RNA sequence: UGAAUAGCGUGUCCGAAUCGCUACAGCGAGCGGGGGACCUGUUUUAUUUGGGGUGAAUCGCGCGGCCAGGCGACGCUUGACCGUGCGUAGGGCUAUUCCUUCACCGAACCCGUCAACUAACCCCGUAGGACCGAGAAGGGAUGAUGA
Numbered sequence: 001u002g003a004a005u006a007g008c009g010u011g012u013c014c015g016a017a018u019c020g021c022u023a024c025a026g027c028g029a030g031c032g033g034g035g036g037a038c039c040u041g042u043u044u045u046a047u048u049u050g051g052g053g054u055g056a057a058u059c060g061c062g063c064g065g066c067c068a069g070g071c072g073a074c075g076c077u078u079g080a081c082c083g084u085g086c087g088u089a090g091g092g093c094u095a096u097u098c099c100u101u102c103a104c105c106g107a108a109c110c111c112g113u114c115a116a117c118u119a120a121c122c123c124c125g126u127a128g129g130a131c132c133g134a135g136a137a138g139g140g141a142u143g144a145u146g147a
Base pairs, nucleotide, nucleotide: 009132011131012130013129014128018029019028020027021026030126031125032124033123034122035121040116050114051111052110053109054108059087060086061085062084063083064082065081067079068078069077070076071075090105091104096141097140098139099138100137101136102135
C1' cells in the first nucleotide's frame, strides 16, 4: 500500500415493520395494507386475451433454446415457456439538508374466477435484509463547535 475475514457502537440505511404491558397463550397504542353503501363513474360482459392485490420494481426491442400451430415446405412465420442482452416509467442511499450529474436498483410474492370509488362496519401485517475502508463529483442553504 492492496485484498479478505470478524467485530464495535445510548451507529446508519431500505422497509409499515416501532413502543408498552404480560399469567409468555397473547393484548393494546402507533404505523401500514385490504374488503365494504348511497352518489358518481365504468357500461362490452359472460371461468380465458381471465381478473385483482402488496411493492419503486412498469413497459419496449433483440438474441438463443424448447414446444405447439400455419404455409405455395426442409425453409419461413405466429404464439407460449425458459435463459440472456440493451434500454425504460419509476426508486433509494452517500451520516445536517436541498438541487444537478454520474454510478446503483428497476425484484419477489399473494388471492383464486372475485373485488371501480366508497360513510358506517369488517379483516390483515407489524417481517426480513444491508453497511462500517459507509457509491462518487459539483453547486447552494442552514446549523453546531472552536478561535
Molecule: c-di-AMP riboswitch aptamer (ydaO/yuaA leader)
Organism: Alicyclobacillus sp.